[in-house]
RNA sequence: GGGGACAUAGUUUCAAUGGCUAAAAUGGGCGGCUCCAGCCCGCCAGUUGGGGGUUCGAAUCCCUCUGUCCCCA
Numbered sequence: 001g002g003g004g005a006c007a008u009a010g011u012u013u014c015a016a017u018g019g020c021u022a023a024a025a026u027g028g029g030c031g032g033c034u035c036c037a038g039c040c041c042g043c044c045a046g047u048u049g050g051g052g053g054u055u056c057g058a059a060u061c062c063c064u065c066u067g068u069c070c071c072c073a
Base pairs, nucleotide, nucleotide: 001072002071003070004069005068006067007066010026011025012024013023019056028044029043030042031041032040049065050064051063052062053061
């Protein structure tokens, strides 16, 4: 230099081929239980890498930027 894959909650990951309110586990906070703590139970908060476009509607499609990884040279 050329080609490709990926980016969703603090962490690890689902999310049919664009349509229900964006989810699970774990972690965090609060409460219950307990003499205390843990386990267990209940509740709560937290998320689509940045920008733009298409569309009635975008995590999902397109462009671009950023970052990570792989292949070729």